[in-house]
Molecule: TPP riboswitch aptamer (THI element)
Organism: Bacteroidota bacterium
RNA sequence: AUCAUACUCUGGGGGUGUCCCGAUAAAACGUGACUGAGAAAUACCCUUUGAACCUGAUACAGUUGAUCCUGUCGUAGGAAACGAGUACAUUUCUCACA
Numbered sequence: 001a002u003c004a005u006a007c008u009c010u011g012g013g014g015g016u017g018u019c020c021c022g023a024u025a026a027a028a029c030g031u032g033a034c035u036g037a038g039a040a041a042u043a044c045c046c047u048u049u050g051a052a053c054c055u056g057a058u059a060c061a062g063u064u065g066a067u068c069c070u071g072u073c074g075u076a077g078g079a080a081a082c083g084a085g086u087a088c089a090u091u092u093c094u095c096a097c098a
Stems, first nucleotide, its partner, number of pairs: 001091001005087005010081001011047004016041001017034003021030002053078003059072004
């Protein structure tokens, strides 16, 4: 000097479902349970090296009390930083010494 990786700051993007009970004509809302990083959290995740997230989708197969709960779909189509800094593995170059 380059720079994988990790972290910090700033900017930006994203999702927030299912069911029991309250319970009723129905719903908002509240408590609880399930999965998960996160189910409105002074939080979590992602930021082009992009499966964070959206469309396809009232999809298909499986599971469950129910649900993107799991897989396929997916080398599909979209989707927000050419940002600044710190630490540092490896590699290369230069100089000095031996």